[in-house]
RNA sequence: GGCCUCUUAGUUCAAUGGAUAGAAUAGGAGUUUCCUAAACUCUAGAUCUAGGUUCGAUUCCUAGAGAGGCCA
Numbered sequence: 001g002g003c004c005u006c007u008u009a010g011u012u013c014a015a016u017g018g019a020u021a022g023a024a025u026a027g028g029a030g031u032u033u034c035c036u037a038a039a040c041u042c043u044a045g046a047u048c049u050a051g052g053u054u055c056g057a058u059u060c061c062u063a064g065a066g067a068g069g070c071c072a
Base pairs, nucleotide, nucleotide: 001071002070003069004068005067006066007065010025011024012023013022018055027043028042029041030040031039048064049063050062051061052060
């Protein structure tokens, strides 16, 4: 330098062109306990950026940013 793949919550992962993006874990509060842990309940939290297509985009297309892999 060329090609390919990936980017969603603090972390690890889902989801489908359609209403309010879901789960686990971590965080906060509460119940329980003599205290802690565990367990249970509640709670806040995210689609990398900019365009395009579309009635509607996290999803499809283009460019960019970052990460990884293959070739040279």
The RNA shown here (transfer RNA) has 72 nucleotides and comes from uncultured Fulvivirga sp. It was read from a public genome assembly.